Transfer RNA from a soil metagenome, 73 nucleotides, folded computationally. Rfam family: tRNA. Rfam classes the family as a transfer RNA. About the family: Transfer RNA (tRNA) molecules are approximately 80 nucleotides in length.

[in-house]
RNA sequence: GGGGAGUUAUGCUAGCUUGGUAGGCUGCUACCAUGGGGUGGUAGCGACACGAGUUCAAAUCUCGUACUCCCCA
Numbered sequence: 001g002g003g004g005a006g007u008u009a010u011g012c013u014a015g016c017u018u019g020g021u022a023g024g025c026u027g028c029u030a031c032c033a034u035g036g037g038g039u040g041g042u043a044g045c046g047a048c049a050c051g052a053g054u055u056c057a058a059a060u061c062u063c064g065u066a067c068u069c070c071c072c073a
Base pairs, nucleotide, nucleotide: 001072002071003070004069005068006067007066011025012024013023020056027045028044029043030042031041032040033039049065050064051063052062053061
């Protein structure tokens, strides 16, 4: 220099192909159960790497940027 894959909450991860309420586990907070703890249950909090475009509507499609990994030279 060329090509490919990936980036979603504190952490892990699904959803992308086929655009339409961002889901699960964990964590944290409150409450309930217990004499207290462990543990269990209920409720709540919290995320689409960044920018632009297309569209009624973008995590999803297109382009660019950043970062990580792989292959070629």